[in-house]
RNA sequence: AUGUUAUCAAGAAAGGCCGAGGGAUUAGACCCGUUGAAGCCUUAGCAACCCUUUGAAUUCAUCAAAGAAGGUGCUACAUUCUACUAAUAAACGCGAUUCAUUUAUCGGGUGUUAGAUAGAUAACCA
Numbered sequence: 001a002u003g004u005u006a007u008c009a010a011g012a013a014a015g016g017c018c019g020a021g022g023g024a025u026u027a028g029a030c031c032c033g034u035u036g037a038a039g040c041c042u043u044a045g046c047a048a049c050c051c052u053u054u055g056a057a058u059u060c061a062u063c064a065a066a067g068a069a070g071g072u073g074c075u076a077c078a079u080u081c082u083a084c085u086a087a088u089a090a091a092c093g094c095g096a097u098u099c100a101u102u103u104a105u106c107g108g109g110u111g112u113u114a115g116a117u118a119g120a121u122a123a124c125c126a
Stems, first nucleotide, its partner, number of pairs: 003124006013043005021032003026083004044075003049071002051067006079118001084115006092109001094107004
């Protein structure tokens, strides 16, 4: 690397070097960027995965509260949004059929929810 488990709408930025791209990848959309992107360094911070303490439960697993010395991580936008599947829907507009003054059904659009895929991070395994 692969794999397993958990999390991913919260939170937290300044300075220096450098100089044109960047928001993982493909497509579309929307954004950020010479009032300085990405990257690197320094300092600061956020969070609480690992961790520390206490309590409960129990000895297989766990739960709650507090903490932040250390190992990671992170510090624009929901993993920036959409894409695939399923369910559902008041309204809206489109197409088909039916009816025709109307209406009804279906499809897809659109919205919402859940999931999947992909990705990121942590811990573990090897």